[in-house]
This is a predicted structure of a 1484-nucleotide RNA (small-subunit ribosomal RNA) from an uncultured bacterium.
RNA sequence: GAGUUUGAUCAUGGCUCAGGAUAAACGCUAGCGGCAGGCCUAACACAUGCAAGUCGAGCGGUAACAUGAGAUAGCAAUAUUUUGAUGACGAGCGGCGGACGGGUGAGUAACGCGUAUGCAACCUGCCCGCAACACGGAGAUAGCCGACCGAAAGGACGAUUAAACUCCGAUAGUAUCAUUUGGCGGCAUCGCUUGAUGAUUAAAUAUUCAUAGGUUGCGGAUGGGCAUGCGUGGCAUUAGUUAGUUGGCGGGGCAACGGCCCACCAAGACGAUGAUGCCUAUGGGUUCUAAAAGGAAGAUCCCACACAUCGGUACUGAGACACGGACCGAACUCCUACGGGAGGCAGCAGUGAGGAAUAUUGGACAAUGGGGGCAACCCUGAUUCAGCCAAACCGCGUGGGGGAAGGAGGUCGUUAAGAUCGUAAACCCCUUUUAUAUGGGAGCAAUCCGCUAUAUGUAUAUGGCGUUGAGAGUACCAUUUGAAUAAGCAUCGGCUAACUCCGUGCCAGCAGCCGCGGUAAUACGGAGGAUGCGGGCGUUAUCCGGAUUUAUUAGGUCUAAAGGGUGCGCAGGCGGCAUUCUAAGUCGGCGGUGAAAACCCGUGGCCCAACCACGGACGUGCCAUCGAUACUGGGGUGCUUGAGUGAGGGUGACGUAAUUGGAAUGAGUGGUGUAGCGGUGAAAUGCUUAGAUAUUACUCAGAACACCGAUUGCGAAGGCAGGUUACGAACCCUUUACUGACGCUCAUGCACGAAAGCGCGGGUAUCGAACAGGAUUAGAUACCCUGGUAGUCCGCGCGGUAAACGAUGAUCACUCGCUGUACGGGUAAAGACCCGUGUGGCCAAGCGAAAGCGAUAAGUGAUCCACCUGGGGAGUACGGCGGCAACGCUGAAACUCAAAGGAAUUGACGGGGGCCCGCACAAGCGGAGGAACAUGUGGUUUAAUUCGAUGAUACGCGAGGAACCUUACCCGGGCUCAAACGCGCGGUGAAGCCGACGAAAGUUGGUGGCCCAGCAAUGGGAGCCGCGCGAGGUGCUGCAUGGUUGUCGUCAGCUCGUGCCGUGAGGUGUUGGCUUAAGUGCCAUAACGAGCGCAACCCCUGUCCACAGUUGCCAGCGGUACAAGCCGGGGACUCUGUGGAGACUGCCGCCGCAAGGUGCGAGGAAGGCGGGGAUGACGUCAAAUCAGCACGGCCCUUACGUCCGGGGCGACACACGUGUUACAAUGGCCGGUACAGCGGGCAGCCACCCUGCGAAGGGGCGCGAAUCCCGAAAGCCGGUCUUAGUUCGGACUGGAGUCUGGAACCCGACUCCACGAAGCCGGAUUCGCUAGUAAUCGCGCAUCAGCCAUGGCGCGGUGAAUACGUUCCCGGGCCUUGUACACACCGCCCGUCAAGCCAUGGAAGCCGGAAGUACCUGAAGUCCGUAACCGCGAGGAGCGGCCUAGGGUAAGGCUGGUGACUGGGGCUAAGUCGUAACAAGGUA
Repeated sequence: GAGUUUGAUCAUGGCUCAGGAUAAACGCUAGCGGCAGGCCUAACACAUGCAAGUCGAGCGGUAACAUGAGAUAGCAAUAUUUUGAUGACGAGCGGCGGACGGGUGAGUAACGCGUAUGCAACCUGCCCGCAACACGGAGAUAGCCGACCGAAAGGACGAUUAAACUCCGAUAGUAUCAUUUGGCGGCAUCGCUUGAUGAUUAAAUAUUCAUAGGUUGCGGAUGGGCAUGCGUGGCAUUAGUUAGUUGGCGGGGCAACGGCCCACCAAGACGAUGAUGCCUAUGGGUUCUAAAAGGAAGAUCCCACACAUCGGUACUGAGACACGGACCGAACUCCUACGGGAGGCAGCAGUGAGGAAUAUUGGACAAUGGGGGCAACCCUGAUUCAGCCAAACCGCGUGGGGGAAGGAGGUCGUUAAGAUCGUAAACCCCUUUUAUAUGGGAGCAAUCCGCUAUAUGUAUAUGGCGUUGAGAGUACCAUUUGAAUAAGCAUCGGCUAACUCCGUGCCAGCAGCCGCGGUAAUACGGAGGAUGCGGGCGUUAUCCGGAUUUAUUAGGUCUAAAGGGUGCGCAGGCGGCAUUCUAAGUCGGCGGUGAAAACCCGUGGCCCAACCACGGACGUGCCAUCGAUACUGGGGUGCUUGAGUGAGGGUGACGUAAUUGGAAUGAGUGGUGUAGCGGUGAAAUGCUUAGAUAUUACUCAGAACACCGAUUGCGAAGGCAGGUUACGAACCCUUUACUGACGCUCAUGCACGAAAGCGCGGGUAUCGAACAGGAUUAGAUACCCUGGUAGUCCGCGCGGUAAACGAUGAUCACUCGCUGUACGGGUAAAGACCCGUGUGGCCAAGCGAAAGCGAUAAGUGAUCCACCUGGGGAGUACGGCGGCAACGCUGAAACUCAAAGGAAUUGACGGGGGCCCGCACAAGCGGAGGAACAUGUGGUUUAAUUCGAUGAUACGCGAGGAACCUUACCCGGGCUCAAACGCGCGGUGAAGCCGACGAAAGUUGGUGGCCCAGCAAUGGGAGCCGCGCGAGGUGCUGCAUGGUUGUCGUCAGCUCGUGCCGUGAGGUGUUGGCUUAAGUGCCAUAACGAGCGCAACCCCUGUCCACAGUUGCCAGCGGUACAAGCCGGGGACUCUGUGGAGACUGCCGCCGCAAGGUGCGAGGAAGGCGGGGAUGACGUCAAAUCAGCACGGCCCUUACGUCCGGGGCGACACACGUGUUACAAUGGCCGGUACAGCGGGCAGCCACCCUGCGAAGGGGCGCGAAUCCCGAAAGCCGGUCUUAGUUCGGACUGGAGUCUGGAACCCGACUCCACGAAGCCGGAUUCGCUAGUAAUCGCGCAUCAGCCAUGGCGCGGUGAAUACGUUCCCGGGCCUUGUACACACCGCCCGUCAAGCCAUGGAAGCCGGAAGUACCUGAAGUCCGUAACCGCGAGGAGCGGCCUAGGGUAAGGCUGGUGACUGGGGCUAAGUCGUAACAAGGUA
């Protein structure tokens, strides 16, 4: 810096990623070189070899080898043998070295390490300097020899022997010790120094004569020892620890100080600035990371420490308590003759084991270094080389240039195209690092030593020559051949560079986080392509970073996590003004130190780089010293403003105690009085005729204090309210009277601390957990009601918690105003004003994520305290402390999630609010729901009952016409260029007709002989047949789509530009007031305008006018007729058609700022949108439709295509929707009689006539239609029926017919005759309609052969009722409010139970571990003691004692594992029960 909480936003906050790093490991891959690195685990066990020896110039010597000499055998070669004579040298004595070098990190939280000091409390072999010295003597013991024991290891005996071994004597001082004189100094004990006296202690030789070595003393150097300041992990759920403990005195011991050890004495010592305990851990230089500060680490290299199988112990030595020494104990391993022995790779290699994991049983001492030696030299698994390993870093290469027919091929593709792999390849030219082969061939070498030269200080230096190379015939160089020998890994949804195809279908899988996968996956798997890095690339693990996410630099705490419930107050922290001293902090100068290496800078060396060398810088620290004195600290002096005190005045529900009052409530008694009371949404339980409730009088009890009363007052908080008194406290004001910084804060501590609760005792009127009953309810362990115990009250005690809240710690100072209020004060009073202390409201600046805070800060500063660090687990468990208990305080982890949470925004929602609208309710009229039938749907059935539509917004819907067809379904029979269509080619005796078979499709036989041009040949066309190319699919996906449609809704809304406000989402505009059918207007207004909607423009209709006048019309004129606009004629009227006019709140009254409203006002055919239609904003429902059509993808291809016959879509126990007809008299039936409009008509409508009861049939005029045809009905007039299942109703059924059509069986309509079912107005519930509407009456049309139409779409006739009103139901609009909703309440979400998995607490116990205590035992060993034995002695042996490793016993504490059972917790697409929370969440 990014991703991730949200619809979006800001902030909080966690998780995650990109970076760097590694002693790494794993996967895939691998050409070379340089350089460094390589058991992080079992400090597990180890076979084998090597890793520390050397000196003959210390000694005695001579086992092996060599030489010489001698002897024997032999001719000789030679063999055997003698000889320490020589070179040398096994074993041995002796010296030096084995305390270095090398390994490891178990232990250790410590003066272990780091740093800085000190030692007046110390040592120091080899080395250096100075001074002095080395005389004499003695002895032992290895070895050798002899002999012995033992399997071995080894041991023991005897004799003899050397030394630089050991001892004795001498000499000696500036050595040591004792006593002592003088002087000087310091740092407490003291130190240094000058003398004197006494005592004690030395020596080693070798020799080639050069030297080397020896002794004493002083000094140096080096190395070490000890002490101290400071620094150096975690846990306080470890708070007390300590008996040699702390100190003293005196001893012992030590190189030295010291309780290091001992005796005695004292009772101390350490600890909240963290003792003790437990856990973890070598420390540092440094390394990684980081801007720094930090954080993490401590491999390789260097320094220090510790260890050497585990534990203990000492010896030797200058040095060890000793890795390759010793002794003892323990475990383990090995050998054994069973009696005993041996061993210690955390040296180098190597083996096993463990593990994810770490190399050769290599070469050489050439170099560097070490030990010994005079030296040569020897030794050196230190070291240096090589080997193995991509395990890090660095370098090189796998070729370079040209080359487009952009080939083939792969992949994609909207598929003849094109894109891409891709200048990539091929091909041409070139190069040769590397490789291969051949040849040459280093530096590292300086030495030591030998020879020689020079110089001088005669022992060294310098030079020459000779000599020495493991690595290595390596590096390097030259030449040969030839692009020849050499590229992979990961990734490609976002973060994060890189995209397509196929496969798969919540499967298989991916995943660091967010998340992908349920048929179009850039996220899985493969492919093509791309991206990144490249001899590597990824993954995993770990650390730092990002993370200001522990915040010193540099965070927070009103609401996100976080202020302790409050006060007092010790320690601690911080602290007023002036002056003086000091110089601890602080600041400066200078000195020492801060090893080297590393890091950084510069320069240089390997071809470069890595790497290495040199120089510089750094090392921020510590110590010392000199100085400064502002600030802080310390000491002194003074001051008054902080703080306190006095005096005067005042305030209050401040506290404690006592006392007292009235109202109310309940109870008791009496009276009055009678049937109810009480209670609720409604009831019931309850009380009441034994007299309640009500009322009245008197009495009693307990508790609480109405009005005053308030945004009031008081108190530290909790809290405090009738009155009075007493006692006590506080605060405020005034006052220059006093003290003189006496202050602030406060961990631990102490005190106070609502309600509930607990203990003891009292009290108990009311209220009232638990409980009981009554209701409510699906249930109701609740809400409501009736009762009611504890409690509520008092005293004493405990408890110690609250949303103990202002969710805001205390104190001090500073910072614009306005406005209330309580108390006190100022001017004589009032008003006003001013001062102070409280308590409220609004705001500037500022702050804040915002909301908000704003002198009562959440502003600006200062001091101190408390607290926070993702959510859950959990304020839980364990432990501890407190409590009578309840419980409180302290307070985790495993595991799990990618969030949890805050503020604000826009929506949506609310059994929130306000305003408003709608046939939404209400008011009405008529229906549905009951019946029968029609029709659609569900269901069921079926071979099939094709498919779709499913709350509103499916259900007389797609379908505006299912007997075949339609038709998509089922059964059966056929076909496969296929049923149709297009194009091309070819054929043809066209087509067609007839016959046979067949259910048909079709198969087959016969017959037949098209049109045009041309004389003809022939050509062309149509049809048919064949071939080829395109097929076809009502198969799937409406959740891939277009188009179309429904709905909210003809609701009044939805947006934009610019400006303004806000960190932002967003707001404003569009809100407000009035108004409207309307976001329709007006006014106001940080908005001003605009767009899509509204309205208007369009059509129909209502009035008038103009024009036109046939097929329409007929007033006037004429004519005909039974009649009739029938005819002449007419344009007046109706009507038809076209074009205009008209209506705009224009006028008047009233109301209103205006917009507008209102008026049985005018005028007008029409009046406030006149009525109706068309017209449907942004969007919502993944709404509907792949079966109307189109279309992506997928699927079928002798079948999921297509043809045909038959069946089905019409089934039927049921259920629902929509309708029709009714149930009748406002009616039925019969007769008579009147009046429409929209439309339709030639395969048609059909006048009229005839026949038939009729459907209809037979004739037949007219009309492609303002001309002809298509019968209106209700109504009106008259008659009849008389309340009846009827003269209502017409279902169902029987019979007979008509018509359409190949065909009415499944399955048509109509007619006539007969039959005459249910039904007497319909439960809960529900639908439509506000006027030419409802209701009622008929007519027409589309589809159509016909029709299941009672449907749909239109038309006209007759023609109502009602609307008080907006409380309620439904839907909607605007504003506002709450929200834990945003898939938006059909939302969200809680707990038990059931199931699976996981971690964890408790638990009778069981099994371990580490440490401590007490007692017993006690090896080796030091020390102490010691008569008998050894020794002349010194001394030793032996024995005894102290201590101790280890072992044993015992009781406890701590800690871990496991444990039947048990407790809760977490997680887990679709389990159970309820509904607790979020809205007033339905009881806040």